[in-house]
Transfer RNA from a Candidatus Nanoarchaeia archaeon, 74 nucleotides, folded computationally. Rfam family: tRNA. The family's RNA type in Rfam is transfer RNA.
RNA sequence: GGAUCGGUAGCUCAGCUUGGUAGAGCACUUGACUUUUAAUCAAGUGGUCGCGGGUUCAAAUCCCGUCCGAUUCA
Numbered sequence: 001g002g003a004u005c006g007g008u009a010g011c012u013c014a015g016c017u018u019g020g021u022a023g024a025g026c027a028c029u030u031g032a033c034u035u036u037u038a039a040u041c042a043a044g045u046g047g048u049c050g051c052g053g054g055u056u057c058a059a060a061u062c063c064c065g066u067c068c069g070a071u072u073c074a
Base pairs, nucleotide, nucleotide: 001073002072003071004070005069006068007067010026011025012024013023020057028044029043030042031041032040050066051065052064053063054062
């Protein structure tokens, strides 16, 4: 330098193929229960979907560029 895969909540990841309200588990906060803690149950908070641009009525998703990481070829 070329190719492939990955980057989404504090953490681990799904969703992308087929564009249409951004999700799950854990964690955190509050409440219930309990003598207390833990456990359990209920509710809630938390995201410019790596970055920039394009297409579109509408982009995490399609297209282009770019940054970072992994693997691989030379």